[in-house]
Context: one part of a larger RNA
RNA sequence: CCUGUAACGGGACGAAAAGACCCCGGGAGCUUUACUGCAGCCUGAUAUUGGUCUUAUUGCUCUAUUGCGUAGCGUAGUGGGGAGGCUUUGAAGCGCACAUCUCGGUGUGCGUGGAGCCGACAAUGAAACACCCAUCUUUAGAUUGGUAAGGCCUAACCGGUGAGGGACCAACACGGAAACCUCACUGAGACAGUGUUUGGUAGGCAGUUUGAAUGGGGCGUUCUCCUCCUAAAAAGUAACGGAGGAGCUUAUCAAGGUUGGCUUAGUCCGGAUGGAAAUCGGACAAGACGCGUAAAGGCAAAUGCCAGCUUGACUGCAAGAUCGACAGAUCGCGCAGGUGCGAAAGCAGAACUUAGUGACCCGACGGCUCUUCAUAGAACGGCCGGAGACAACGGAUAAAAGCUACCCCGGGGAUAACAGGCUAGUGAGGCCCGAUAGUUCACAUAGACGGCCUCGCUCGGCACCUCGAUGUCGGUUCGCCCUAGCGCGGGGGUGGAGAAGCUCCCAAGCGUUUGGCUGUUCGCCAAUUAAAAGGGCACGCGAACUGGGUUCAGACCGUCGUAAGACAGGUUGGUCUCUAUCUGUUACAGG
Numbered sequence: 001c002c003u004g005u006a007a008c009g010g011g012a013c014g015a016a017a018a019g020a021c022c023c024c025g026g027g028a029g030c031u032u033u034a035c036u037g038c039a040g041c042c043u044g045a046u047a048u049u050g051g052u053c054u055u056a057u058u059g060c061u062c063u064a065u066u067g068c069g070u071a072g073c074g075u076a077g078u079g080g081g082g083a084g085g086c087u088u089u090g091a092a093g094c095g096c097a098c099a100u101c102u103c104g105g106u107g108u109g110c111g112u113g114g115a116g117c118c119g120a121c122a123a124u125g126a127a128a129c130a131c132c133c134a135u136c137u138u139u140a141g142a143u144u145g146g147u148a149a150g151g152c153c154u155a156a157c158c159g160g161u162g163a164g165g166g167a168c169c170a171a172c173a174c175g176g177a178a179a180c181c182u183c184a185c186u187g188a189g190a191c192a193g194u195g196u197u198u199g200g201u202a203g204g205c206a207g208u209u210u211g212a213a214u215g216g217g218g219c220g221u222u223c224u225c226c227u228c229c230u231a232a233a234a235a236g237u238a239a240c241g242g243a244g245g246a247g248c249u250u251a252u253c254a255a256g257g258u259u260g261g262c263u264u265a266g267u268c269c270g271g272a273u274g275g276a277a278a279u280c281g282g283a284c285a286a287g288a289c290g291c292g293u294a295a296a297g298g299c300a301a302a303u304g305c306c307a308g309c310u311u312g313a314c315u316g317c318a319a320g321a322u323c324g325a326c327a328g329a330u331c332g333c334g335c336a337g338g339u340g341c342g343a344a345a346g347c348a349g350a351a352c353u354u355a356g357u358g359a360c361c362c363g364a365c366g367g368c369u370c371u372u373c374a375u376a377g378a379a380c381g382g383c384c385g386g387a388g389a390c391a392a393c394g395g396a397u398a399a400a401a402g403c404u405a406c407c408c409c410g411g412g413g414a415u416a417a418c419a420g421g422c423u424a425g426u427g428a429g430g431c432c433c434g435a436u437a438g439u440u441c442a443c444a445u446a447g448a449c450g451g452c453c454u455c456g457c458u459c460g461g462c463a464c465c466u467c468g469a470u471g472u473c474g475g476u477u478c479g480c481c482c483u484a485g486c487g488c489g490g491g492g493g494u495g496g497a498g499a500a501g502c503u504c505c506c507a508a509g510c511g512u513u514u515g516g517c518u519g520u521u522c523g524c525c526a527a528u529u530a531a532a533a534g535g536g537c538a539c540g541c542g543a544a545c546u547g548g549g550u551u552c553a554g555a556c557c558g559u560c561g562u563a564a565g566a567c568a569g570g571u572u573g574g575u576c577u578c579u580a581u582c583u584g585u586u587a588c589a590g591g
Base pairs, nucleotide, nucleotide: 001591002590003589004588005587006586007585008584010583011582012581014578015577022412023411024410025409026408027407028404029403030402031401034208035207036206037205038204040201041200042199044197045196046195047194048193050153051152052151053150054149055148056147057146058145059144061142062141063140064139067136077135078134079133080132081131084118085117086116093112094111095110096109097108098107099106100105158187159186160185161184162183163182164181165180168176169175211223212222213221220240224246225245226244227243228242229241247393248292249351250350256310257309258308259307260306261305262304264288266284267283268282269281270280290299291298293356295354296353297352314337315336316335317334320331321330322329323328326394339348340347341346362388365385366384367383368382370381419466420464421462422461423460425459427455428454429453430452431451432450436446437445473548474546475545476544478540479537480536481535482534483533486511487510488509489506490505491504492503493502494501513527514526515525516524517523554572555571556570557569558567559566560565
């Protein structure tokens, strides 16, 4: 070295299971003051559904009753007729009772009484309740109809008991015996029940919704429009890049049109009160002022400021262009009608410009010389106009929130948690400068403010292999390596007398404890030791062990949530699979 046997389990990102964590897409289960429905329940109406009485109220009819301004015998409702009417079928008067009242009276009934009473005449707008007819208001009664409440009835409807009939089970018999039908008695009773329908309630049940961007996701923030920078001298151009704005305003003397006129701010000099700055004069140089509102661009006999007159902040169009994927946005010569200003030429279809916003549908509103299902008219509709909101602002629906650790499926290393990688802000270590401390003296020792490096051990950043799986903290076992050296060795300096120290240099050969508490790494404590150094090896090592912690399903507490449930809050419980093919290493044998 080759071959074999027996072992071990470091590696083959070993085997197994299309990762259960995370994200994306889909689903399911559950919750509720998410949305929309449906059972169920409540409720009104109506049909089944009939009789009768009382009370209240209301309508028609009938009978009776009521009516007071002033003047006036007096309590005159209104209109008409009318010269008589009532009375032994009992007038006036008187007594009693009732009703009403404006307290004056009026009406009715009964008794007594025994022959009268009232009108026409005067006053009044209107003349007799003398009498008759109609009618209004108030009140009372009766008939009848409705409504509401209540009572009673029996014949619908619904039950109970008894008798008779009645399939069948079992079959030898004893026996058991439903639905339903008939009859009798009885309870309840037009209620209940049932059908149709109205309104309410309704996670009991069902179907669904519950946005996206995002240096993982969630929480936060943002989502449309305007201005500037980024933007690399055409246009355009991203980021959870840096700055700001908008969701309007303006017609009382306009912040629009036109015609005419004017020049602001500042600096210097001069001038009473008078100043840094009021108003006046001169010079300078420029647009710094101003232009409703942010910024940018622009503007001087103006696009700024002042005054006069005004409504073009018009109607119907529109050649031609610019931008845009489209939708659409923007500018506009010129023509017709009618108008404002100006002597005129001319200018004027809002504002110095760029923000001040919303497609289609839908219903409503105003207008129109459109249309109108035989005809006339109307309705519906059409055309023109201005409003109603989608801000997640090119607007999914008229209409919508959550939980899942009970979870499931399809995917992703397009995207997080472990480990690795890159980086080195943070961390650790070193060097330079040398203020200051060290009695004096920067450098025995310490070293501010700063500067330059190294390492890759902490916390991070990035998201590059791995989500058809790279098992995660700590302990046990077994080690191999580094030196920025804790002990043992050698040396320089010392603010080194010696001893003990401090600091620096060389050096990795060997070593670097046992216990208590805690799952702990760490840490604290106890007792030792020459010393009880720091790290790396997938925070070495689970196909070597453990499984105390973390991190499934059960359960409890606190807190949060209406709830389902949630919590780097606590607590208890909780399956650790694999017979070694290759490689590696060890032992032995043969060649």
Large-subunit ribosomal RNA, domain V from a Minisyncoccia bacterium, 591 nucleotides, folded computationally. Lineage of the source: Bacteria > Bacillati > Minisyncoccota > Minisyncoccia. The RNAcentral record of the full RNA draws on ENA.